[in-house]
Context: one part of a larger RNA
Order: sequence, then C1' cells, then structure tokens
RNA sequence: CGUAGGAUAUUUGAGAGGAGCUGUUCUUAGUACGAGAGGACCGGAAUGGACGGACCGCUGGUGCAUCUGUUGCAGACCAACUGCAUGGCAGAGUAGCCAAGUCCGGAAGAGAUAAACGCUGAAGGCAUCUAAGCGUGAAGCCAACCUCAAGAAGAGAUAUCCCAUCCGAGAGGAGUAAGACCCCUUGAAGACGACAAGGAGAUAGGCCGGAGGUGAAAGCAUAGAGAUAUGUUGAGCUGACCGGUACUAAUAGGUCGAGGAG
Repeated sequence: CGUAGGAUAUUUGAGAGGAGCUGUUCUUAGUACGAGAGGACCGGAAUGGACGGACCGCUGGUGCAUCUGUUGCAGACCAACUGCAUGGCAGAGUAGCCAAGUCCGGAAGAGAUAAACGCUGAAGGCAUCUAAGCGUGAAGCCAACCUCAAGAAGAGAUAUCCCAUCCGAGAGGAGUAAGACCCCUUGAAGACGACAAGGAGAUAGGCCGGAGGUGAAAGCAUAGAGAUAUGUUGAGCUGACCGGUACUAAUAGGUCGAGGAG
C1' cells in the first nucleotide's frame, strides 16, 4: 500500500514445512518343518539404542551484586568494617540457563498403487493375470500426526464496537468516534523493530511476610595467661523465587484514526 467505511477479537485452510529409524528378549513353540542337528512364518507382549521435542519436581553443572572461612597490603591503632590483589583464594549455593536428569514422539487405522501373485476371459473352439473387465499387494505415494499459513490479488468466514459531523461547486480538506500509536514502568519476549503485562494500577523499585541459601552476626557475659571456647543463638545476613502492600516511579502531554468509489 492492497484486501471498496473505520476498528477489536476469534477463526477456515488453498498451500508449505517437519516427523518417518531400529535392536534385543519373552510368548505362540522346542510347535510347523526335519532322519537328526537344528528350527520358523503369522500373531501377541516387554525392554533398549540413536534421533527429535518439551521441562527443571528428582540427580547434577553453572550460578562474577548470596552466605561463610581465610592470606597479604591499605584505610593511624584495638574491635568492627571496607577496598585492592584472577570473584585474591577456598567451601557451599536460590532463581535462571542447562544435561549427564525427567517426560513424550515415530504408531494404529484408511485410500490408490510398484514389483509380484491371482479371478474371469477372448483374439487364437485349447491355453493365457489382459486385449475389455475385476482383485490381493510395500518402510515408498496420497491422506492421517505436529507446526506455519487469507498478499490464497480467488486477498475468505464469524461475533462485537463506532457512526452518518463540519468546510468546499467539486476534487478534496478539518475536527472527532470506536480504536490505536508516540511517550513512560517493565517482562520466564527480545540484536533492533516486534511480542506480552501495565500507566489510579500490583508494571518495576522500595517495604512487609514467607520460601530457599549460608551456617551460629555484632555487642555483652562467663571460662582461660592467651590463642580461643561457651551462652545469649538455628543467630545474623541474604540477587533473581512466592504472596501482599500505592510508599516511589509509570507525570504532564502529543499524534493518528470513519462519513462509506463508480
């Protein structure tokens, strides 16, 4: 820009893409078959591998603004705390992300067929699956399963909302409606656009409570010459997690957007 008014939702599916793998064991059955040795088709079940998708309850990895321990130096000193040294080093670890973890998938059934196997059957009194006609038949084909999809210009469908203003001879223009955008607070969304939540509302921060993590704060008291230990104390601290709460910031404002061609 188009989809002949302007919108907001929900959709149909022409078409396109993805997937499509396979082992072993048990059973049928030591049956059919075979002198024996051996040993099935068909059918039924179980359990794996690789591959793919999703997820984080479990097992773990990471976890550079979490907690703790600790070395050297500095902040005059004690104590406390902070900075720098690869996050100084080390131990642990929430969320998120992830696999080595967990769950799921390939199917079944249907249609038309290939090779092949047939029925009926002439030409050619026989025979012949073929010439007319009719069947069976594959991991393959078409559908089925998953995803995208009306720019599918053949531009589809359904529901709901907004209306018929003003200027102009007309072409056209203006302010609006429903609605949308800019802007702003943000996100398990994201390179940016986009998408999604919100802007009197729980969107982000703060605060409150909780979960989870770390592992027993400081101060004081007691014991000890002291290092230190014990008590107060499962203390104190705590990023992302969960719930709540308008305290702070989403202010103020701006822009676009129908009047239904011929």
Predicted 3D model of a 262-nucleotide part of an RNA (large-subunit ribosomal RNA, domain VI) from a Bacillota bacterium. The sequence was found in a public genome assembly. The source organism's lineage runs through Bacteria, Bacillati and Bacillota. The coordinates come from a structure-prediction model, not an experiment, and the mean pLDDT is 90.